[in-house]
RNA sequence: AGAGUUUGAUCCUGGCUCAGAACGAACGCUGGCGGCGUGGAUUAGGCAUGCAAGUCGAACGAUCCUUCGGGAUAGUGGCAAAAGGGUGAGUAAUAUGUGGAUAAUUUGCCUCUUACUUGGGGAUAACAUUCCGAAAGGAGUGCUAAUACCGAAUGUGAUGCAUUAAACCAUGGUUUUAUGCAUUAAAGAUAGCCUCUACUUGUAAGCUGUCGGUAGGAGAUAAGUCCACAUCCUAUUAGUUUGUUGGUGGGGUAAAAGCCUACCAAGACGAUGAUGGGUAGCCGACCUGAGAGGGUGACCGGCCACACUGGGGCUGAGACACUGCCCAGACUCCUACGGGAGGCUGCAGUCGAGAAUCUUUCGCAAUGGGGGAAACCCUGACGAAGCGACGCCGCGUGAGCGAUGAAGGCCUUCGGGUUGUAAAGCUCUGUCAUCAGGGACGAAAGGUCUUUCUUUAAUAAAGAGAGGCUCUGACGGUACCUGGAGAGGAAGCCCCGGCUAACUCUGUGCCAGCAGCCGCGGUAAUACAGAGGGGGCGAGCGUUGUUCGGAAUCAUUGGGCGUAAAGGGCGAGUAGGUGGUUAGAUAAGUCGAGUGUGAAAGCCUCGGGCUCAACCCGAGAUCCGCGCUCGAAACUAUUUGACUUGAGUACAGAAGAAGAGAGUGGAAUUCUCAGUGUAGCGGUGAAAUGCGUAGAUAUUGAGAAGAACACCAGUGGCGAAAGCGGCUCUCUAUUCUGAUACUGACACUGAGGAGCGAAAGCUAGGGGAGCAAACAGGAUUAGAUACCCUGGUAGUCCUAGCUGUAAACGAUGUGCACUGGGUGUGGGGAGGAUCGACCCUCUUCGUGCCGAAGCUAACGCAUUAAGUGCACCGCCUGGGGAGUACGGCCGCAAGGCUAAAACUCAAAGGAAUUGACGGGGACCCGCACAAGCGGUGGAGCAUGUGGUUUAAUACGACCAACGCGUAGAACCUUACCAGGGCUUGACAUGUCUGUGAAAGUCCUAUGAAAGUAGGACCCCUCUUCGGAGCACUUACACAGGUGUUGCACGGCUGUCGUCAGCUCGUGUCGUGAGAUGUUGGGUUAAGUCCCGCAACGAGCGCAACCCUUAUUCCCAGUUGCCAGCGUGUAAUGACGGGGACUCUAGGAAGACUGCCUCGGUUAACGAGGAGGAAGGUGGGGAUGACGUCAAGUCAUUGUGGCCCUUACGCCCUGGGCUACACACGUGCUACAAUGGCCGGUACAAAGGGUCGCGAAACCGCGAGGUGGAGCCAAUCUCAAAAAACCGGUCUCAGUUCGGAUUGAAGUCUGCAAUUCGACUUCAUGAAGUUGGAAUCGCUAGUAAUGGUGCAUCAGCUACGGCGCCGUGAAUACGUUCCCGGGUCUUGUACACACCGCCCGUCACAUCAUGAAAGUCGACUGUACCCGAAGUCGCUGAACCAACCCUCUGGGAGGAAGGUGCCGAAGGUAUGGUUGAUAAUC
Repeated sequence: AGAGUUUGAUCCUGGCUCAGAACGAACGCUGGCGGCGUGGAUUAGGCAUGCAAGUCGAACGAUCCUUCGGGAUAGUGGCAAAAGGGUGAGUAAUAUGUGGAUAAUUUGCCUCUUACUUGGGGAUAACAUUCCGAAAGGAGUGCUAAUACCGAAUGUGAUGCAUUAAACCAUGGUUUUAUGCAUUAAAGAUAGCCUCUACUUGUAAGCUGUCGGUAGGAGAUAAGUCCACAUCCUAUUAGUUUGUUGGUGGGGUAAAAGCCUACCAAGACGAUGAUGGGUAGCCGACCUGAGAGGGUGACCGGCCACACUGGGGCUGAGACACUGCCCAGACUCCUACGGGAGGCUGCAGUCGAGAAUCUUUCGCAAUGGGGGAAACCCUGACGAAGCGACGCCGCGUGAGCGAUGAAGGCCUUCGGGUUGUAAAGCUCUGUCAUCAGGGACGAAAGGUCUUUCUUUAAUAAAGAGAGGCUCUGACGGUACCUGGAGAGGAAGCCCCGGCUAACUCUGUGCCAGCAGCCGCGGUAAUACAGAGGGGGCGAGCGUUGUUCGGAAUCAUUGGGCGUAAAGGGCGAGUAGGUGGUUAGAUAAGUCGAGUGUGAAAGCCUCGGGCUCAACCCGAGAUCCGCGCUCGAAACUAUUUGACUUGAGUACAGAAGAAGAGAGUGGAAUUCUCAGUGUAGCGGUGAAAUGCGUAGAUAUUGAGAAGAACACCAGUGGCGAAAGCGGCUCUCUAUUCUGAUACUGACACUGAGGAGCGAAAGCUAGGGGAGCAAACAGGAUUAGAUACCCUGGUAGUCCUAGCUGUAAACGAUGUGCACUGGGUGUGGGGAGGAUCGACCCUCUUCGUGCCGAAGCUAACGCAUUAAGUGCACCGCCUGGGGAGUACGGCCGCAAGGCUAAAACUCAAAGGAAUUGACGGGGACCCGCACAAGCGGUGGAGCAUGUGGUUUAAUACGACCAACGCGUAGAACCUUACCAGGGCUUGACAUGUCUGUGAAAGUCCUAUGAAAGUAGGACCCCUCUUCGGAGCACUUACACAGGUGUUGCACGGCUGUCGUCAGCUCGUGUCGUGAGAUGUUGGGUUAAGUCCCGCAACGAGCGCAACCCUUAUUCCCAGUUGCCAGCGUGUAAUGACGGGGACUCUAGGAAGACUGCCUCGGUUAACGAGGAGGAAGGUGGGGAUGACGUCAAGUCAUUGUGGCCCUUACGCCCUGGGCUACACACGUGCUACAAUGGCCGGUACAAAGGGUCGCGAAACCGCGAGGUGGAGCCAAUCUCAAAAAACCGGUCUCAGUUCGGAUUGAAGUCUGCAAUUCGACUUCAUGAAGUUGGAAUCGCUAGUAAUGGUGCAUCAGCUACGGCGCCGUGAAUACGUUCCCGGGUCUUGUACACACCGCCCGUCACAUCAUGAAAGUCGACUGUACCCGAAGUCGCUGAACCAACCCUCUGGGAGGAAGGUGCCGAAGGUAUGGUUGAUAAUC
């Protein structure tokens, strides 16, 4: 520090997710030791049991015990119990934090200080006794003490009042001085002493000390109150408040105050968020983060609040009191039913709920607290131990050597690799644990003895110090140290597709499962499960949850708003924010210095202590804040003056569809009337509905009505926007220009609020020509609730209101300033020139286009900014749900404004790129259409396929399969079926056993054959004598598989397509994907060539090179040829000869737009012509770019994986692949006269041939047979070419057409023609008379038509395939349309790419939410009723010891009781908020 994920790819926007750190955690697996921390976060739910606050006898009486020294103690009394400890329910401010104020206050114990501590009185517990009660407890009578209680004295003082003086602060008070009056205190205990006095020989008064007591002062500590600032979410909470805000009188408190009360006034708070609702203890700090921030408030520390729930006071210095009191309520317990008792949110512990949180331990030894004179006592505070890997830290589970790289495991290309120096083995060490021995620090005090000093009359006492002795340890026989023994007792968890370090095998087969995101799994899964191996961390490791980070994803630091989410529809303006130049003053902001505070702990730095560390200690730094004092005056602010440039006013001129009202004009449309006139009009793609003989349309004239204003008219004008268009007048407003004068910052923006605001719509009243939702009819259509047509109502128009929204858009808020230009246009001004309104130049305001810098994700914007800055406002924060629900406000309604959540997805989106696609565009090509010729589709047959059938009808192939693989299924082929057999096998290699022939040949039996069983013949070769070869046999490795996967593959092939395309290097452009080149202008069959061009070159394709064919030449001349010469025949190159010709097969030539004319850009090229056998790639062939289709083939072959192994292998016989209601493809033959039949006569090419072709001759009607010449072939042969031509016949018919089918008889091949061959002869003579929709081929030696050869092959289903030659046409205007293709361009929400993508209803299941007659809770407001305890007030004729009096009493005073106000819980009524639930929608 980033990464993954939207796309075919890219850039951006944007969300989701991950890697880090942390935790009072929990869960899973695992678990050796120690140290230090930490541990009920949920039910502030309920609690058994024990303990957690007592102490003082030196305050008091009494009782008991006693070693007679003393000790114990219920009660009275004092102090404490308000601390310590727990928890976080409540609380959004009576809290907390920071800083102040208290001149508005209190403060026990403690310290210092001043003064005093005199003298009396009356009770009462305990105790005794009587009684009530189950108990808890209570009542009466009697006795008694005090440091308990009550008068009195004194009054340093204090307080109040009055007077007086001074100082200080400044609302009005504070402090001090002096005087007078009034009020107002006390308590003793204990230890000693005899200096003074008395009696006496030691005591008392007295004195001394200590501890107390009283009245003050000061301090310290602790608290109360007040003020300022800070302190969560919500406006779908906007108004709240009546003791409320203030005043006066009174009351009240320690103390200011509506704190309380009576009266008076009507205020107070609030958009800087009152009031209400929700949530929450606050802070130091903790976690995270670079920081700013964000989150948290466990442990430790400070503050607050609470103590079963609610209310209340008492005591006290302090409480409205956790382990005190009273009342009410809920709950639990006891009960004799009358009544009582209780409060673990103290320490342990228990139950419950929960994912989850410990011992009913030891000790007061230390630290601290309470009491005490002290010793001491108490202390679940605390110190320790225990439990829990809950966290942090440390240590160990061994170290060194050790290669045969052991065994085993796993993988393997079978060679090996890996686990792995790992183990074993050898040599060591001894931490922890274990055993044994030693053994702490933490202890200081205290007591006692001696001694010094102070004090004193004093060597008592007391205080301070020194020394000796003694005594005190829970932890703990622990830490630590030493020794013994011995590698012995001590390793797991997660992960291994990417992010993210780490890979293989097996199993599984969209199953089981995984998953943080993307996503894995459908038979070769590095993603599931297991294993081996590896990676990470390590006594832990993972998972889950939560927080911060990454996230600049709420942006102060540090974001945005043209198109990604986002500018308000528009202007005027309130609060607010911001604000020109200049001078002075002030000092609020700002800056500097000093100072107080900012607790400690923590973080950080340095140093130190535990062996280190965690942990602990000391010191420093920090605490960025707040207060106070002093200073500065630039900037902001405030204030006082001044200025003119911002803004405005006046004057002159100009412009305009700016607004409102009134009036007015012509054209058009429709209607009415009248005339002319006759059969149609109208409308459409075509029609029909409609109108018209009752006279339309057309045309002429007259009239009526309403609405809108042609031309001008223009990215022209005006207005804030919406918007504004005939002409005239009136009223109103704005803008611009010019020059001068004036005001003097008067300005900009603008939350709320008010106003304007298209169309549609609504209310009321008018108006209504045309147009026209709805509606009606006619068409179209599968349908047509549409598009088209005929009609037609609201509405459109006016008046007065409402509505308040639009893609209200420049999708761009307003204002100001700055930043190169060019060119139009509208309004104004100035200058030049001119006769001039023309023109030129400058300037200003508006409105357009193009472009520099700059900006932008790109597109684009660019002085009219989306550039650079400032000011202010509005708005955004993933998509959907949703601009929806609920609530509120507005509206007559329609609806508008404001505006969520549950749930759900991993994307949604912007711009640009390359393709693909379009019933988008432009250009071009192709037998693509058109123009022609001939077919298919109808018939019969052949053949292939589907389907069906079957034991089996083997398999594959479906635009690009279907006379295809198959250039030959009777057996074989053969893979299929039935049956019979074999199991190292029909075939290969190796090893082992045995043999030498069991092999081979022949024969027999059996059998359908394969085979099985037996017999006969035969008795292997070489040799160095070891053996080797060969063959068989046995056993084992293995063979074998046309079994599966063409979606695991190689190879080969089809298709687009013989279409003209597909790319690369370098350069350049672009952030990038990519572009350019390859586009453009021409041209071509062609990315063929030329020109141009940020491209220049190159490659694969095209073309050419290759074969063949057409012409000529050269060479050669047999088997081919025969012109001339010669010979010969009935005839024939038959012969001698010849190379002339044909021909053969080798080599050359030839054609290149080379030449001419014209066109074209002087080009490429095109058109025509000449010459030429051939002319513009001459014809044909071979040749198939990058790629596409998971196209085809595992059955040609090869091959990975999987599967079978007496069978899915191998052999054999027979059957099947040849079936047959049917459908399709490809062909043949026909339907006839351009023909059939008969007879005659011609002319080929290319091939084949020795297991072959086979001549002549003879036989057969024929297929064929006999025969065997010749030929390994330019020699012989297949071999006859046929159509054609000539002659004859048939005469338009199901025929002398057509030949299917069937019968009979044959021939040939073959082991064998039954299933299931071909051919021949005779006989038979079916359908069919030119073929519906539709569809195929072909552009010249082509189509059509005629024959002919070959491969396969014993034969053949060939009418198929591949070749050859003969005869030999027609047509192409042209590119609108159909199909396919190419280039450019455009749109795209497609990229599996239009066979794409995608919307809605419906059906089923499930989930969440809203509404709903209602029902049930929770919280809360208001009104009223009842009213406990209790303070306060009133009363007090129950009662009462202290004081007073004139004393059986009275008074003062107290006080039970009663009563009034207030008052908790409760009740009644009625609202609000919120939640749950409900038929149904």
Description
Small-subunit ribosomal RNA from a metagenome, 1481 nucleotides, folded computationally. Rfam family: Bacterial small subunit ribosomal RNA. The coordinates come from a structure-prediction model, not an experiment, and the mean pLDDT is 85.